[in-house]
Molecule: Bacterial large signal recognition particle RNA
Organism: Actinomycetota bacterium
RNA sequence: UCGUGCUAGGCGGGGUGCUAGGGGUGCCCUGUACCCGAAACCCUCUUGAUGCGGGGCCGAAUCCCCCGCCCGAGGGUGCCAAUGGUCGGGUCAGCGCCGGACACGUGGUGUCGAAGGCCGGGUCCUACGCGGCGGGGAAUCGUGAAUCGGGUCAGAUCCGGAAGGAAGCAGCCCUAAGCGAGGUACCCGGGUGCCGUAGGGCAGCCUGGCUGGAGCCGGCGGUCCGGAACGCGCCGGUUGUGGGCGCUCGACGGCGGGGUGCACGA
Numbered sequence: 001u002c003g004u005g006c007u008a009g010g011c012g013g014g015g016u017g018c019u020a021g022g023g024g025u026g027c028c029c030u031g032u033a034c035c036c037g038a039a040a041c042c043c044u045c046u047u048g049a050u051g052c053g054g055g056g057c058c059g060a061a062u063c064c065c066c067c068g069c070c071c072g073a074g075g076g077u078g079c080c081a082a083u084g085g086u087c088g089g090g091u092c093a094g095c096g097c098c099g100g101a102c103a104c105g106u107g108g109u110g111u112c113g114a115a116g117g118c119c120g121g122g123u124c125c126u127a128c129g130c131g132g133c134g135g136g137g138a139a140u141c142g143u144g145a146a147u148c149g150g151g152u153c154a155g156a157u158c159c160g161g162a163a164g165g166a167a168g169c170a171g172c173c174c175u176a177a178g179c180g181a182g183g184u185a186c187c188c189g190g191g192u193g194c195c196g197u198a199g200g201g202c203a204g205c206c207u208g209g210c211u212g213g214a215g216c217c218g219g220c221g222g223u224c225c226g227g228a229a230c231g232c233g234c235c236g237g238u239u240g241u242g243g244g245c246g247c248u249c250g251a252c253g254g255c256g257g258g259g260u261g262c263a264c265g266a
Stems, first nucleotide, its partner, number of pairs: 001266006009058003012030005020046005034055004064259007074249007082241008092233001094232002097227006104221003107217003116211008124200006130193002133189004140181004149174004157166003
């Protein structure tokens, strides 16, 4: 140096969570890495902890072990400010809201005459009149009695010697109560009237006339004063999101250096 057979070792790693702590089962990252079995009131260990039980493959080197550096997925953590949700507060009172003042801007109105002043009318109340509506309702008209209402009573009946008299059905006429028409005169009433007369009232509003002779109004903006409330801002709590800076762990990948056998045979 070569060949054969072995052994150590390897056949993934990391973050987080859990734990007194290590590892595993869970979750996540990396990216391809032998198979089977159990593991959360869990499994297995004890700082020499970096799993347990069974099986398989590779095997001393590109492949196993160690050290340093780079890159860096992803995670953990501290601080900072930003931002979404949600709960609360009323210390502040900026926006918004309510009330008021001013008349600076704007707008409207005014010499086709503002404000102010004077006189009057209406709106309001009372009484009366008239009208209307509602209720009552004469008068008037129609109708209205088998018999027990009236008049006239043919015929028939009765009394009488006669003259004459009596009662009286039907018919006709009339009428009572009642029924109906009429609803006028008249009486009563009112949430009655673009109505009339008189009286009262007249704060406000509307309106006419006279006077007066240049302002007036306050819609919007502005300024100021006062107020309420918690819609927003603000303040505090809580939860989430992404970002910046720092610390920390760090897979995959890259670079450099070092380490590791045994037996037999040629």